[in-house]
Predicted 3D model of an 87-nucleotide RNA (c-di-GMP-I riboswitch aptamer). It was read from a public genome assembly, where an Rfam model found it. The coordinates come from a structure-prediction model, not an experiment, and the mean pLDDT is 80.
RNA sequence: UGAAUCUUUGGGCAAAACCGCCGAAAGGCGGCGACGCAAAGCUGUGAGUCUACGGCAAAUGGUUGCUAUGAUCGUCAGGCUGCAAAA
Repeated sequence: UGAAUCUUUGGGCAAAACCGCCGAAAGGCGGCGACGCAAAGCUGUGAGUCUACGGCAAAUGGUUGCUAUGAUCGUCAGGCUGCAAAA
């Protein structure tokens, strides 16, 4: 100097559960907590998945079906960026 390819140390992030708040829901945020993570940093661009307030259709008795403009980057891919020390 180079490479997120392997190992170690320090530092970093924080699943589920529980509590509070927001939301129609999925889910999000904060607290607590660590299942895990070398991009579990950023980005909804493509696919997947979840939800269905509203809309549409069918019923007319509660309802049922379809639909993303909602959500998920800790589902995958793409794009952008990327710690210190030692080996």